[in-house]
RNA sequence: GAUCGGUUAGCUCAGUGGAAGAGCAUCGUUCUUACAAGACGAGGGUCGCAGGUUCGAUUCCUGCACUGAUUA
Numbered sequence: 001g002a003u004c005g006g007u008u009a010g011c012u013c014a015g016u017g018g019a020a021g022a023g024c025a026u027c028g029u030u031c032u033u034a035c036a037a038g039a040c041g042a043g044g045g046u047c048g049c050a051g052g053u054u055c056g057a058u059u060c061c062u063g064c065a066c067u068g069a070u071u072a
Stems, first nucleotide, its partner, number of pairs: 001071007010024004018055001026042005048064005
């Protein structure tokens, strides 16, 4: 340089057009003599950035950035 993939909550990841979820973690309550485990609940997101298409975009298209693999 070329080709292909990834970027979504603190972490690991789902989510193929009607507008975002899970597990773990954090916090609160409960339970216990106490801790852990368990139960219930809460907070936490410019969905990498900028454009385009659409009534409507995390999702489709284009460019860019970062990152990984393969190849020369």
Predicted 3D model of a 72-nucleotide RNA (transfer RNA) from a Steroidobacteraceae bacterium. Its mean pLDDT, the model's own confidence on a scale to 100, is 82. The sequence is in RNAcentral, with records from ENA. Its Rfam family is "tRNA". It is annotated as a transfer RNA. From the family's description: Transfer RNA (tRNA) molecules are approximately 80 nucleotides in length. NCBI's taxonomy places the organism under Bacteria, Pseudomonadota, Gammaproteobacteria, Steroidobacterales, Steroidobacteraceae.